[in-house]
RNA sequence: UUCUUAUCCAGAGAGGUGGAGGGACUGGCCCUUUGAUACCUCGGCAGCGUGCAACUUUGCGGCGUGCCAAUUCCAGCAGGCGUAUUGCCUGGAAGAUGAGAA
Numbered sequence: 001u002u003c004u005u006a007u008c009c010a011g012a013g014a015g016g017u018g019g020a021g022g023g024a025c026u027g028g029c030c031c032u033u034u035g036a037u038a039c040c041u042c043g044g045c046a047g048c049g050u051g052c053a054a055c056u057u058u059g060c061g062g063c064g065u066g067c068c069a070a071u072u073c074c075a076g077c078a079g080g081c082g083u084a085u086u087g088c089c090u091g092g093a094a095g096a097u098g099a100g101a102a
Base pairs, nucleotide, nucleotide: 001102002101003100004099005098006097007096008095013042014041015040016039017038021031022030023029025076026075027074028073043068044067045066048064049063050062051060052059053058072094077091078090079089080088081087
C1' cells in the first nucleotide's frame, strides 16, 4: 500500500513550545491571535487485540493500539416518505480505528 472483517448518535483536557492556519477530499457550516494545526509533558476516555478473574457472558483495565470541538460536524451516490422551500428514513460510497491476510 491492497484485500477481508467489526465498529463509528456514548465517552474523555490541563500545562509547555510555537505562531497561522485547521476540521481527510468537494460544497456548506464551524473552530482559531481570548493562540489553531503540530510536537512535548502529565492526565483522562474507551474496551478492538492481548492478559487476568469469573464462567457463556460479564468484570478488571496490566500490555499493544486507538481516541479526548461539533453524530465520521452535515451533505456528496441511489432509493423511499413528507407539510414537497427548510425536513425525515434506509442503503451505498468515501474516510477513521482495531484485528487478520497478501

A computed fold for a 102-nucleotide RNA from Paenalkalicoccus suaedae, annotated as SAM riboswitch aptamer (S box leader). The sequence is in RNAcentral, with records from Rfam. The organism belongs to Paenalkalicoccus, within Bacteria.